[in-house]
RNA sequence: CUCUUAUCGAGAGAGGUGGAGGGAUGUGCCCUAUGAAGCCCGGCAACCGUCAAUUUUACAUUGAAAUGGUGCCAAUUCACACAAAGCAUUUGCUUUGAGAGAUGGGAG
Repeated sequence: CUCUUAUCGAGAGAGGUGGAGGGAUGUGCCCUAUGAAGCCCGGCAACCGUCAAUUUUACAUUGAAAUGGUGCCAAUUCACACAAAGCAUUUGCUUUGAGAGAUGGGAG
């Protein structure tokens, strides 16, 4: 990097450092010197792995632990981006699905 699969309406500091940007992309709308990103500390969380119990023995269900491997810590993945249906009617609203993206697992 490509393919595949699961999840994405919950959760997480009024700390230090740092100095202007950040929210993937476009548009919008937001956050930001009452200090952005990054780094450190702190915290959240059970995806993989670990441990325990159960039995349907399936890599199944339930539970435990954050001294293992990741991940995450404004706003639903901030909203919309494509399609269908319904409602409304001057281009809007709602629902569902897809696409895109993020993270974990597996394969190449």
Molecule: SAM riboswitch aptamer (S box leader)
Organism: Neobacillus fumarioli NBRC 102428